[in-house]
């Protein structure tokens, strides 16, 4: 670094809906319909594979489309 799989990021409802995914249709086009979809993204353990001088010390995030709610912490009043 990929892949995979678990956990965190407070927690909920509601709408729209790109990709990806399924289903069709098709003149097979990077094409259209429809369905579903707002954790698909960041940390971290763990496996698996590539790759790669390496050690020490330190701290513990920061993002998610609208609107609506609860929680928690501060400050005003």
């Nucleotide at each position: 670094c990929a892949g995979g799989u678990c956990g965190a990021g407070a927690g909920g409802c509601g709408c729209u809906g790109c990709a990806a995914c399924g289903g069709g249709c098709c003149g097979u086009g990077a094409g259209c319909c429809c369905g579903c979809c707002a954790c698909g993204c960041u940390c971290g353990g763990c496996c698996u594979g590539c790759a790669u001088c390496g050690a020490u010390c330190c701290a513990c995030a920061a993002g998610g489309g609208c609107g609506c709610c609860u929680c928690c912490c501060a400050u005003u009043a």
This is a predicted structure of a 77-nucleotide RNA (SAH (S-adenosyl-L-homocysteine) riboswitch aptamer) from Actinoallomurus sp. Of the family's consensus pairs, 100% are formed in the model. Lineage of the source: Bacteria > Bacillati > Streptosporangiales > Thermomonosporaceae > Actinoallomurus. The coordinates come from a structure-prediction model, not an experiment, and the mean pLDDT is 78.